RNA sequence: GGACGGCUAGCUCAAUGGUAGAGCGCCUGGCUUACAUCCAUGAGGUUAUAGGUUCGAAUCCUAUGCCGUCCA
Numbered sequence: 001g002g003a004c005g006g007c008u009a010g011c012u013c014a015a016u017g018g019u020a021g022a023g024c025g026c027c028u029g030g031c032u033u034a035c036a037u038c039c040a041u042g043a044g045g046u047u048a049u050a051g052g053u054u055c056g057a058a059u060c061c062u063a064u065g066c067c068g069u070c071c072a
Base pairs, nucleotide, nucleotide: 001071002070003069004068005067006066007065010024011023012022013021018055026042028040029039030038048064049063050062051061052060
C1' cells in the first nucleotide's frame, strides 16, 4: 500500500427498512435470624463519527476513525 471482518446498555451478544432487546451485572422490594439462591420491579443506549437515500435507517450507500485477520 491492497483485500476482508468487526464497532449496539457496565460485560458478552441479538435485532426482516417500521416501538432498540436478551443473558450476566447494578438499584429497590419480597423471602431468610442473616447471607446466598429464588421471585417481582426498575434504572441504564447520540447503535464508533459525519454525511446521503427513504414517509421511516442499528439495518442500504459514501467518507473517516479504532480493533483484528490475510496479501504484498
This is a predicted structure of a 72-nucleotide RNA (transfer RNA) from a Candidatus Nealsonbacteria bacterium. It matches the Rfam family "tRNA". From the family's description: Transfer RNA (tRNA) molecules are approximately 80 nucleotides in length. By type it is a transfer RNA. The sequence was found in a public genome assembly. NCBI's taxonomy places the organism under Bacteria, Bacteria candidate phyla, Candidatus Nealsoniibacteriota.